[in-house]
Notes
Predicted 3D model of a 142-nucleotide RNA (FMN riboswitch aptamer (RFN element)). Its mean pLDDT, the model's own confidence on a scale to 100, is 79.
RNA sequence: AACAUUCUUCGGGGCAGGGUGAGAUUCCCGACCGACAGUGAGAUGGCACGACAACGGUGCUAUUAAGUCUGUGAGCUGCGAAAGUGGCUGACUUGGUGAGAUUCCAAGACCGACGGUACAGUCCGGAUGAGAGAAGAGAUGU
Numbered sequence: 001a002a003c004a005u006u007c008u009u010c011g012g013g014g015c016a017g018g019g020u021g022a023g024a025u026u027c028c029c030g031a032c033c034g035a036c037a038g039u040g041a042g043a044u045g046g047c048a049c050g051a052c053a054a055c056g057g058u059g060c061u062a063u064u065a066a067g068u069c070u071g072u073g074a075g076c077u078g079c080g081a082a083a084g085u086g087g088c089u090g091a092c093u094u095g096g097u098g099a100g101a102u103u104c105c106a107a108g109a110c111c112g113a114c115g116g117u118a119c120a121g122u123c124c125g126g127a128u129g130a131g132a133g134a135a136g137a138g139a140u141g142u
Base pairs, nucleotide, nucleotide: 002142003141004140005139006137007136008135009134010133017029018028019027031122032121033112034111035072036071037070038069042064043063044062045061046060047059048058049057067110068109075088076087077086078085079084092108093107094106095105096104114125115124116123
């Protein structure tokens, strides 16, 4: 230093404004939001090379970067007394640049568990829960 074990902490955002109606953050116009890990040609910084110098370039490196890609969690569900163990699980195109992009740039789309209630991604509830995972601590072992 790495791995394993134990513990602690952290670990999800969002209907402005308006219409109809007795009643809607649920309908209609419109507004807003994007869990975790990975990938990533972008962005910012540092160092080196080079150069009279600056810009640009090249290489290395740090941080950051996808709701729609890959995987995971949540959610739903089968079996089981339980512990547990299986299954299912949303949504993107077009154009541009380029050797290379579903990730960059531009434009236009699309998606979002269950219960409650005037039909809910955004309100209330299960949930002061669970959790992918992130950070840290100490001891033991290898």

It was read from a public genome assembly, where an Rfam model found it.